[in-house]
RNA sequence: UUCUUAUCAAGAAAGGCGGAGGGAAUUGGCCCUGUGAAGCCUUGGCAACCACUUCAUCAUUUAUUUGGAAAAGGUGCCAAAUCCGGUCCCGAUAAAAUCGGGAUAAGAUAAGUC
Numbered sequence: 001u002u003c004u005u006a007u008c009a010a011g012a013a014a015g016g017c018g019g020a021g022g023g024a025a026u027u028g029g030c031c032c033u034g035u036g037a038a039g040c041c042u043u044g045g046c047a048a049c050c051a052c053u054u055c056a057u058c059a060u061u062u063a064u065u066u067g068g069a070a071a072a073g074g075u076g077c078c079a080a081a082u083c084c085g086g087u088c089c090c091g092a093u094a095a096a097a098u099c100g101g102g103a104u105a106a107g108a109u110a111a112g113u114c
Stems, first nucleotide, its partner, number of pairs: 003112006013043005021032003027085003044078003049074002053069004082106001087103006
């Protein structure tokens, strides 16, 4: 860096350094922030994608399905739904505004792949 698949309303913060921004990008909102943002470090935690262990289960022979538990390894994550919207469709309404639902796009993470 390309592509594929899965998931994204749950969950989980303290301390030190730092010193003004941050919530991916554009834009519109709405928030967080000198009662200390980003970033870095330490410790702790969450979760269960991969690996390992284990129980049950499908399959039945050299390779393997599904679910549960556990979790000390590899990642990830620890304000708010991916913070919300923008495009399209559907519904509520006479219509607009508004509200609800679905899809697409983009993004994040994991596993695989060029």